This is a predicted structure of a 1482-nucleotide RNA (small-subunit ribosomal RNA) from a metagenome. RNAcentral holds the sequence, with entries from SILVA. The coordinates come from a structure-prediction model, not an experiment, and the mean pLDDT is 84. It matches the Rfam family "Bacterial small subunit ribosomal RNA". Gene Ontology terms of the family: structural constituent of ribosome and ribosome.
[in-house]
């Protein structure tokens, strides 16, 4: 410090997620040791048991015990000493310890203040005199279960009460008021000392009170307040104060957020962060609050009191039922709750606290130990050597690799562990004791002060630590390995099981699941979960934005607020710079030190932020006073304008009405119909009526703040601009709240209503059509008044001011100029464009640039502008405006494609123009379906279907049935064994096969080898699966003209450019231009064939000339001229001419030529697309079978048959059929072959075999054609299916299931619906021939030649394709994407008749305890009084206040609720197709 995730890719916006640190944690797996810390975050829920606050006998009287002693005969009694104890009394119990419920408050923090108090402590001063009356304990009695209560009697004090005195206090003064207590020690008996007691004045400490400032959320809480705000008087308090009461006044608080609600103890600090911040308040420390819930006071220096009291409520316990007792949020511990948190331990040795003169006692504070890896820190689980790189595991085709120096083995060490032994510090300048010295005192002692000495005291604990012995001995796990993120292989699984923080893995080859091996990380821990900060500049002060991503208010006026021109003087609030003080300690940082180190602890100084007081400065802001004119405004003079309001006046058009002319339609549409018209429409002429709107002018022209404003005239009225002068003198800018204006639609009332036109009706369209189209038509549109208050109210751009290149239009005004030119200034309004900005698009003096001021608004998508509350409105609705839940995206701009019922250009038998077919019939063949034991398998739009198959009777054959076989039908190797194998015969069998018999080896170094059989083992075998694991091959787009690269340039980038443009071409073919220049794969050419010529060569070919011969024939001699054959050359290149074009490329025409513009045909198929086809050609990974899914055999099947489709053949006839005659090919094939002539058969064919391994012989007849005869339009002399009979051929074998022949039979069919196919010339059409396969089987396929057309105007349309451009919400790319209703499931929410709680508030009732006041009743020791009595006190009563409780009302809030509503989510539900392309009605 960043990374992943939206896309095909890119940049941006934006959310989600991750890597870090931390924790009072919990859970899972694992677990050796030590140190230091921490440990009920939940339920302020309830608690058994024990302990947590006592102490003082030197305050008091006593009781008990012990010892000694006196006395007594003894019992007993007395005294002294010691110890213990209840009671009275003193001090303490208000500290320490716990918890965080309440509290939004002077509670806390920080600073300031004062009208106050302060026990113990301390300093100073003064005093401590003299009396009195009680009472507990105790004794006796009573009640009660107990707790406890009560009566009588006696008694003490440092208990209580007067009196005296007093520096004091109050008061102006007079005067008034007003204390005390003793105990112990020493002593020369005079006193001294110690601890107390009282008063006063200080200190210290602690506390009370007041106050400035600071720190939470909600405005869907906007008004709150009657003791309320102030005053006077009184009361009250330690103390100021409405703290309380009476009276008077009417104040006080609040958008700088009162009141209300929600939440919360606050802080030092802690966590995080670069910081600013954010989160947090456990432990430690400070403050506050609380102590079962609520209320109350008493005592006291201090409490309204955790281990005190009273009352009320709830709960628990005891009970004799009459009454009582209790309060762990002290330490342990228990129950419940919960994911979850410890011992009913030891000790007062240390530190501290209480009491005491002290010894000492008490102390669950504290010091320690125990439990818990809960955290932090440290140590260990061994070290060195060790290669045959052991074994085993895992991987690999093998070689081998890896685990891995790892192990073993050898040598060594001993932290730790175990055992034994030794052994600290914490503890002594303390207290107490002894000794010595000193001061004061007249003086002694105790005492006080100083010094010295020795001694005692340890919970932890025989602990830390040390030594010795033993022996590598006792000690490693957890998570992860697809990317982020370090680390990969195998097997298993097969969208299952599962994983997952995000993206996402898993559907048979998973580095993502599970396991193993290996690896990575951390380590006594490792992961997970939760939470906080960080990353997140993702609430932005530091440090963000608002044209299109979320975001500028519809517009204006203007209040508060914020901000504000030039200049002078002053002040000093802000500001700057010094000083003082505070910011407790601890913590943090720095430095140093102590535990072996560290964590931890200690010390010291400094730092850090804020507050308060104060000195100085005066630039800036502010404030005060004064001045100025440039901001702003006013006046005068001009100017333009659909600015606004009202009244009035036109013309054109439309519709309606009247009359006339006139006759059959009109209207409307894509086409129609509804509609209208012979009762006279439409058309046309004249006249009249009504309402609305204002053609042309009209213009990115004008005006207005926006909405908006358009005939003309008049009246009233707002704003703007220009030119100069004069005046005011900052009067300004912005703008929450508020107020006004505000299109259309809509609402109310009253008018008006021609045209148009929601709703509605009808007609069409359509599968439907509640639409688009048509015919009608009501609200409305118009006017007046009043509401509404919203719009894509948009420049999607708030207002004001300043600055920052220009160019070019246009509107208004002014100036210069001789000027209707031109130039300049200014206010608007447009376009282009520099710098700059921007994610890009774009903006660009009219900023989206650079700055300032102010306002408004945004913070992922959906839910949702919804719910609810409030508010406005007559209503419709408007304003304000959430959450639960859900997703990992939603979005902007641009890029490349693809697509469009977008556009432009171009091509193709694509259409058109033609010719012939298919679709109808019969048959053949393939496919689907069905059937079957099996009908083997594959191929399925184009690009499957006479396809794989260039030949299914057996074989083929993969399928079925049945019968066999298991190292196998086939290959290689090893071991053992046999000696043959082969062959022949016979029998059984459907055969395979089995059995039997016969026959029978070679080489040899004698070991054996070759070959073959058998047995065993490795292995063979598989047309079994996966073409979605693959190679190879193939189809298709498409023989379409495209597809790319290097360098350069350009853009943030994906990309672009080149390859686009102008021409041209069959062509990205060529030319020109151009930020491109070149290149590659394609195109073309090179290759084959065909067409012409020359030359060479002539056998098997040919025969012109010569000769011979035949019935005839190149038959023979001869020849190689010609044809032909097959080699080599030539020939065609837009080369020539003319025109067009740009002088180019090229095109058009012509000449010549066998051939003319790639001459015809073929081979040749770019980058890629379709997960196209093929695992059954072959090859091949993986999986599967292995007495079977292998292999052998027989038979069957692949040939089935209601039906559907494709491809063909033959026809339907006369351009024909039949018969007769007769002519002309090419290309092929032939020895397991082709086979001539001849003979036989009606024929298929048979007999026989000349010739031929082929330019020689044969297949072989070419057929249509041509000539002649018959048929004469019929289901025929057409057509030939089907069937019967008889045959032929092939073959082991024609039943299932071959072909052919003859005779007989003679079906459908008379030119084929919708639709659809091929073909542009030697082509279509038509005619036959050959070949492959093959024993046989051809309507199929592949070739060959014969005869031989028609048509193409043209590119509007259909299909396909190419290039450019445009839109896009598509990218699996339109067979795309996607919306809504309904149905189903689940989830959260809202409303809801109500029901059940909780909490405030208000009114009233009742009213405990208690303070205060009061009291006529009752009681009453101290004081006064001679007494009566009084003062004072107490009880009881009464009054005010008041907790809990009750009644009633309304509010807030929670739970639940029949039913209702919308929302969200959910692989394959229904209906349509609204949006994205002109999305088919933008």
């Nucleotide at each position: 410090a960043g990374a992943g995730u939206u896309u095909g890719a890119u940049c941006c916006u934006g959310g989600c997620u991750c890597a870090g640190a931390a924790c009072g944690a919990a859970c899972g797996c694992u677990g050796g040791c030590g140190g230091c810390g921490c440990g009920u975050u939940u339920u302020a829920a309830g608690c058994a048991u024990g302990c947590a606050a006592g102490u003082c006998g030197a305050a008091g009287g006593g009781u008990c015990u012990g010892u000694u002693u006196u006395u007594u005969c003894a019992c007993g009694a007395g005294a002294a000493c010691a110890g213990a104890c209840a009671c009275u009394g003193g001090c303490g119990c208000a500290c320490g310890g716990g918890u965080g419920a309440g509290u939004a408050a002077c509670a806390c923090g920080u600073g300031a203040g004062u009208a106050u108090c302060u026990a113990c402590c301390u300093u100073a001063a003064a005093g401590u005199g003299g009396g009195g009356g009680a009472u507990a304990g105790c004794u006796g009695g009573u009640a009660g279960a107990a707790a406890u209560a009560u009566c009588a009697g006696a008694u003490a004090a440092u208990a209580c009460c007067g009196c005296a005195u007093a520096u004091g206090c109050c008061g102006a003064g007079a005067g008034g008021u007003g204390a005390a207590a003793g105990u112990g020690g020493c002593u020369u008996u005079u006193g001294c000392c110690a601890c107390g007691c009282u008063u006063u004045a200080g200190g210290a400490u602690g506390a009370g009170c007041u106050u400035g400032c600071g720190g939470u959320c909600c405005a869907u809480u906007a008004g709150c307040u009657a003791g309320u705000u102030g005053g006077c008087a009184g009361g009250g308090u330690a103390a100021a104060u409405g703290c309380c009461u009476a009276c008077c006044a009417a104040g006080g608080c609040g958008a700088c957020g009162a009141u209300g609600g929600a939440u919360a103890g606050c802080c030092g600090g802690c966590c995080u962060g670069a910081g600013a911040g954010g989160g947090u308040g456990u432990a430690c420390g400070g403050c506050c609050a609380c102590a079962u819930u609520g209320g109350g006071a008493c005592u006291g220096a201090g409490a309204c009191a955790c281990g005190g009291c009273c009352c009320a409520g709830a709960c628990u316990c005891c009970u004799a039922c009459g009454g009582g007792a209790g309060g762990c949020a002290g330490c342990a511990g228990c129950u419940a709750a919960g994911a979850a948190u410890a011992u009913u331990c030891c000790g007062c040795a240390a530190u501290g606290g209480g009491a005491g003169c002290a010894a000492u006692c008490c102390u669950g504070a504290c010091g320690g130990a125990g439990c818990g890896a809960c955290g932090c820190c440290g140590c260990g689980u061994g070290g060195a050597u060790g290669a045959u790189g052991a074994a085993g595991g895992c991987c690999g085709a093998a070689a081998g690799g890896u685990u891995g120096u790892a192990a073993a083995a050898u040598c060594c060490u001993u932290u730790u562990a175990u055992a034994u032994g030794g052994a600290a510090a914490g503890a002594a300048u303390a207290a107490a004791g002894a000794c010595a010295g000193g001061a004061a005192u007249a003086g002694a002692a105790u005492g006080c002060c100083u010094g010295u000495c020795a001694u005692a005291u340890g919970a932890c604990g025989g602990u830390a630590c040390c030594a010795u012995a033993u022996g590598a001995a006792u000690a490693a796990g957890c998570c992860c390995c697809g990317g982020c993120u370090a680390a990969c292989u195998a097997c298993g699984u097969g969208c299952c099981a599962g994983c997952a923080g995000c993206c996402g893995c898993g559907g048979u080859a998973a580095u993502a699941c599970g396991u193993a091996g290996g690896g990575g990380g951390c380590a006594a821990g490792c992961g997970u979960u939760g939470u906080u900060c960080g990353g997140a500049u993702u609430c932005a002060u530091u440090g963000g934005g608002c044209g299109u991503a979320a975001a500028g208010g519809g517009c204006a006026u203007g209040u508060a607020g914020g901000u504000g021109g030039u200049u002078u003087u002053g002040u000093a609030a802000g500001u700057g710079u010094g000083g003082a003080u505070u910011u407790a300690a601890a913590g943090g940082c720095g430095u140093a030190g102590g535990c072996u180190u560290a964590a931890c602890c200690u010390a010291u100084c400094g730092c850090a932020u804020g507050g308060u007081c104060u000195g100085c400065a005066a630039a800036c802001u502010a404030c005060a006073a004064g001045a100025c004119u440039u901001g702003a405004g006013u006046a005068u003079a001009g100017a333009a304008g659909g600015g606004g309001a009202a009244a009035c006046u036109g013309g054109a058009a439309u519709u309606c009405c009247g009359c006339g002319u006139g006759u059959a339609g009109g209207g409307g549409u894509g086409a129609a119909a509804u509609c209208u018209g012979u009762a006279g429409a439409g058309a046309u002429g004249c006249g009249g009526a009504a309402g609305a709107a204002u053609a042309c002018c009209u213009g990115u022209g004008g005006c207005g703040a926006a909405g908006g404003c358009g005939a003309g005239u008049u009246u009233c009225u707002g704003g703007u601009c220009u030119a100069a002068u004069a005046c005011u003198g900052a009067c300004a800018c912005u703008a929450a709240a508020a107020u006004g204006c505000g299109a259309a639609a809509g609402u109310g009332c009253g008018g008006g209503g021609a045209g148009c036109a929601a709703a509605c009706a009808g007609g069409a369209u359509u599968a439907g059509a509640u639409a688009c189209c048509c015919u009608g038509g009501u609200a409305g549109u118009c006017c007046g008044c009043a509401c509404c208050g919203u719009a894509a109210a948009c420049g999607u751009u708030g207002c004001a001011c300043a600055c920052u290149a220009g160019g070019u239009g246009u509107u208004g005004g002014c100036g210069a100029u001789u000027g209707u030119a031109u130039c300049g200034c200014u206010a608007g309004u447009g376009c282009c464009g520099c710098a700059g900005c921007u994610a890009a698009c774009g903006c660009g003096u009219u900023a989206a640039g650079u700055g300032u001021g102010c306002c408004g608004c945004c913070u992922g998508g959906g839910g949702a502008g919804u719910a609810u509350g409030c508010u406005c409105g007559c209503a419709a609705g408007g304003g304000u405006g959430a959450a639960a839940c859900u997703c990992a995206a939603a979005g902007g701009a641009a890029u490349u494609g693809a697509c469009g019922g977008g556009g432009g250009c171009c091509c193709g038998c694509a259409c058109a123009a033609g010719c012939g077919g298919u679709g109808g019939a019969g048959u053949a063949u393939g496919u689907g379906g069905u059937u079957u034991a099996a009908u083997u398998c594959g191929a399925c739009g184009a690009u499957a279907c006479g396809c794989g198959a260039a030949a299914a009777a057996c074989c083929u054959u993969a399928c079925c049935u049945g019968g066999g076989u298991u190292u196998g039908a086939c290959a290689u190797c090893c071991a053992u064994u046999u000696g043959a194998c082969c062959g022949a015969u016979a029998c059984a069998g459907a055969g395979a096969u089995g059995u039997a018999u016969c026959u029978u080896u070679c080489c040899u170094u004698c070991g054996g080898g070759a070959c073959a059989g058998a047995u065993g083992g490795a292995c063979a075998g598989g047309u079994g699966c996966u073409g979605c694991a693959u190679g190879g091959c193939u189809g298709u787009c498409g023989u379409c003209a495209g597809c790319u690269c290097g360098u350069g340039u350009u853009g943030u980038g994906a990309g672009a450019u080149g390859u686009u443009g102008g021409g041209u071409u069959a062509a990205g073919u060529c030319c020109c231009g151009c930020a491109a220049c070149g290149a590659g794969c394609g195109c073309a050419a090179c290759c084959c064939u065909u067409a012409c010529u020359g030359u060479u060569a002539g056998u098997u070919g040919c025969c012109a000339u010569c000769a011979g011969g035949u019935a005839a024939u190149g038959c023979u001699g001869g020849g190689c001229a010609c044809u032909c054959u097959a080699g080599c050359a030539g020939a065609a290149c837009u080369g020539c001419c003319a025109g067009u074009g740009a002088u180019a490329a090229a095109c058009u025409g012509g000449a010549g030529g066998a051939a003319g513009g790639u001459g015809g045909g073929g081979a040749u198929g770019a980058c890629g697309u379709c997960a196209a086809g093929u695992c059954c050609u072959c090859a091949u990974g993986g999986c599967c079978c292995u007495u079977a899914u292998g292999u052998c055999c027989a038979g069957g099947g692949c040939u089935a048959c209601a039906c559907a489709c494709g491809u063909a053949c033959u026809a339907c006839a006369a351009u024909g059929g039949a018969c007769u005659g007769c002519a002309c090919a090419a290309a092929g094939g032939g020895u397991a072959g082709c086979a001539a002539g001849a003979c036989c058969g009606u024929a298929a064919g048979g007999u026989g075999g000349a010739g031929c391994c082929a330019a020689u012989c044969c297949c072989a007849a070419a057929a249509a054609a041509c000539a002649g005869u018959c048929c004469u339009c019929a289901g025929u002399u057409c057509a030939g299916a089907u069937u019967g009979a008889a045959g032929u051929c092939u073959g082991c074998a024609a039943c299932u299931c071959g072909a052919c022949u003859u005779c007989a039979u003679g079906a459908a069919g008379c030119u084929g619906g919708a639709a659809u196919c091929g073909c542009u010339a030697g082509u279509a059409a038509u005619c036959g021939c050959a070949g492959a396969u093959c024993a046989g089987c051809a309507u199929g396929c592949u070739g060959c030649g014969g005869u031989g057309a028609a048509u193409a105007c043209g590119u509007u349309c259909c299909c396909g394709g190419g290039c450019c451009u445009u839109g896009u919400a598509c990218a699996c790319a339109c067979c795309g994407c996607c919306c809504g209703c309904c149905a189903c499931a689940c989830c959260a929410u809202c409303c809801g008749a109500g029901c059940c709680g909780a909490g405030g508030a208000c009114a009233c009732c009742c009213g405990a305890a208690g303070u205060u006041a009061u009291u006529a009743c009752c009681c009453u020791a101290a004081c006064c009084g001679c007494a009566a009595g009084g003062a004072g006190g107490g009880g009881g009563g009464u009054a005010c206040c008041u907790a809990a409780g009750g009644u009633a009302u309304g509010c807030u809030u929670g739970g639940u609720g029949a039913g209702g509503a919308g929302g969200g989510u959910g692989a394959a539900g229904u209906c349509g197709u609204a949006a994205c392309a002109a999305g088919g009605u933008a």